[in-house]
RNA sequence: CCGUUAUCACGAAAGGUAGAGGGAUUAGACCCGCUGAAGCCUUAGCAACCCAUUUCGUUAAGAAAUAAAGGUGCUACAUUCUACAGAUUAUCUUGAACAAGUUUCAUUAAUUAAUCUGACAGAUAACAG
Numbered sequence: 001c002c003g004u005u006a007u008c009a010c011g012a013a014a015g016g017u018a019g020a021g022g023g024a025u026u027a028g029a030c031c032c033g034c035u036g037a038a039g040c041c042u043u044a045g046c047a048a049c050c051c052a053u054u055u056c057g058u059u060a061a062g063a064a065a066u067a068a069a070g071g072u073g074c075u076a077c078a079u080u081c082u083a084c085a086g087a088u089u090a091u092c093u094u095g096a097a098c099a100a101g102u103u104u105c106a107u108u109a110a111u112u113a114a115u116c117u118g119a120c121a122g123a124u125a126a127c128a129g
Base pairs, nucleotide, nucleotide: 001129003127004126005125006124007123008122013043014042015041016040017039021032022031023030026083027082028081029080044075045074046073049071050070052066053065054064055063056062079121084118085117086116087115088114089113090112094106095105096104097103098101
């Protein structure tokens, strides 16, 4: 760097240093920041992917539980939200009905919005190249 699999609305911050940016990237939105951003260091914490222990199963894969010593990770905002596709609802377009309206029914490649699902991209872990 690339591939596969799993997870991503839970959780968990102080100090030092630094000195203007930051929330991955592009665009838009919304936020954080001189009452001190990013980065780096120290300490603390969260979680439980790997590792560890036990049980089930046992050829194995795998499942469940416990623990937190070790390897990573993480500690504003849902991966901060949206973007692509589909579904539903409402609106829009068009048409019909009669009760003639703030109505009902149907309808479109036609507008817009909301919700949901999936994809894309990304992050992290484990494994493989």
This is a predicted structure of a 129-nucleotide RNA (SAM riboswitch aptamer (S box leader)) from Polaribacter sp. SA4-12. Taxonomically the source falls in Polaribacter (Bacteria, Bacteroidota, Flavobacteriales, Flavobacteriaceae). The sequence is in RNAcentral, with records from Rfam and Ribocentre. The coordinates come from a structure-prediction model, not an experiment, and the mean pLDDT is 80.